Predicted 3D model of a 90-nucleotide RNA (c-di-GMP-I riboswitch aptamer) from Alkalibaculum bacchi.
NCBI's taxonomy places the organism under Bacteria, Bacillati, Clostridia, Eubacteriales, Alkalibaculum.
The RNAcentral record of the sequence draws on Rfam.
Its mean pLDDT, the model's own confidence on a scale to 100, is 87.

């Protein structure tokens, strides 16, 4: 120095709530706020898992209305996989 692995030590980051704001909703963004994380960093590469503006079906049948299917939508704080990174006891 690399790696595997995480006591110590500096420090990050932010569940859930609130409150404002963006979308049809999942949910995302900002502020307060800590459940909790050694990648809770960064990116949807293959899954799972939400949602259904839209689109198909069907029931009805001028229509409306209601059920189902369906990611192009979302989720890295679900999982694998890739990239980056602070320390440095055993």
């Nucleotide at each position: 120095c690399u790696a595997u692995u995480g006591a110590a030590a500096a420090g990050g980051c932010a569940a859930a709530c609130u409150u404002a704001u963006c979308g049809a909703a999942a949910g995302g963004u900002a502020a307060g706020g800590a459940c909790g994380c050694a990648a809770a960093g960064c990116a949807c590469g293959a899954a799972g898992u939400c949602u259904a503006c839209g689109g198909u079906u069907a029931u009805a049948a001028u229509a409306c209305a209601u059920a189902a299917c369906u990611a192009g939508g979302a989720u890295g704080g679900u999982u694998c996989a890739g990239c980056u990174g602070c320390c440095a006891a055993a």